[in-house]
Context: one part of a larger RNA
RNA sequence: CGCAGGAAGUUUGAGGAGAGCUGUCCUUAGUACGAGAGGACCGGGAUGGACGCACCUCUGGUGCACCAGUUGUCACGCCAGUGGCAUAGCUGGGUAGCUAUGUGCGGACGGGAUAAGCGCUGAAAGCAUCUAAGCGUGAAGCCCCCUCCAAGAUGAGACUUCCCACAGCGUUAAGCUGGUAAGACCCCUCAUAGACGAUGAGGUUGAUAGGUUCGGUGUGGAAGCGCGGCAACGCGUGGAGCUGACGAAUACUAAUCGGUCGAGG
Repeated sequence: CGCAGGAAGUUUGAGGAGAGCUGUCCUUAGUACGAGAGGACCGGGAUGGACGCACCUCUGGUGCACCAGUUGUCACGCCAGUGGCAUAGCUGGGUAGCUAUGUGCGGACGGGAUAAGCGCUGAAAGCAUCUAAGCGUGAAGCCCCCUCCAAGAUGAGACUUCCCACAGCGUUAAGCUGGUAAGACCCCUCAUAGACGAUGAGGUUGAUAGGUUCGGUGUGGAAGCGCGGCAACGCGUGGAGCUGACGAAUACUAAUCGGUCGAGG
């Protein structure tokens, strides 16, 4: 821009893409078969491999504004307690998120038409013949079935709901302009979204983000004080103190005030 008024939402599916794999074991059954050795079809069940999709409860990884330990040095006057730098100084752990080696799930079932093949009926050709007419059966393959995209499918589909008979120009028709309706956007707070757009959650009739409070998680026993010890240090107060991204509550802070577009058929 189109989809012959303007919007919001829900959809149909022409078409396209994806998926499509397979082992072993048990049973049927040591049965059929076979002199024996050996050893099934058909059917039923279990469990794997590789591959794919999703997820983070578990097991782990990472986790540069979490916690602790610790070396050297500098600073805060000194002690104590902290901070800076040294690869994040180094070391041990670790929330959210992201993740695989972790977890869950998938290939199915079924239908249709067929291939080779196997048949029925059956003449030409009194017989025979699956074929000439006709009718079956028959594959991991084909078309559906399963998953995803999808009406620019210009062949532009369908359904529900909302808005409505303004003004001016135009010799009344096409059309142009302006302010509006439903609605949308700009702007602002953001994340389940993200390179930017976009998408989604919100904008005071508000829990969108921050803060605060409470909780969770992690770390692992803070500082100060007391006690013990010559001291290093230990014990108590006390599962202490601190705690990014997690959960809830709460308008304290910021989403203020505003502006633009948008039918007249």